Source information
Model confidence (mean pLDDT): 84 of 100. A computed fold for a 74-nucleotide RNA from Candidatus Nitrosotenuis sp., annotated as transfer RNA. NCBI's taxonomy places the organism under Archaea, Thermoproteati, Nitrososphaerota, Candidatus Nitrosotenuis. The sequence is in RNAcentral, with records from ENA. It matches the Rfam family "tRNA". Rfam links the family to the GO term triplet codon-amino acid adaptor activity.

[in-house]
RNA sequence: GCCAAUAUAGCUCAGCCUGGCAGAGCAACGGUUUUGUAAACCGUGGGUCAAGGGUCCAAAUCCCUUUAUUGGCU
Numbered sequence: 001g002c003c004a005a006u007a008u009a010g011c012u013c014a015g016c017c018u019g020g021c022a023g024a025g026c027a028a029c030g031g032u033u034u035u036g037u038a039a040a041c042c043g044u045g046g047g048u049c050a051a052g053g054g055u056c057c058a059a060a061u062c063c064c065u066u067u068a069u070u071g072g073c074u
Stems, first nucleotide, its partner, number of pairs: 001073007010026004020057001028044005050066005
């Protein structure tokens, strides 16, 4: 230099193909329980969907550009 994959909550990841309320588990916080802790159960909060632009009534999702990481080729 060329090609590909990945980027979504504190962490690990779905959802993208086929546009229509942003989700799960763990973690955190509150409560019940316990002499106390842990466990268990119930509940709550937390995301500018890597960045910018475009298309569309509507974009995490489609298109363009860029950035970062990883892998491959030379």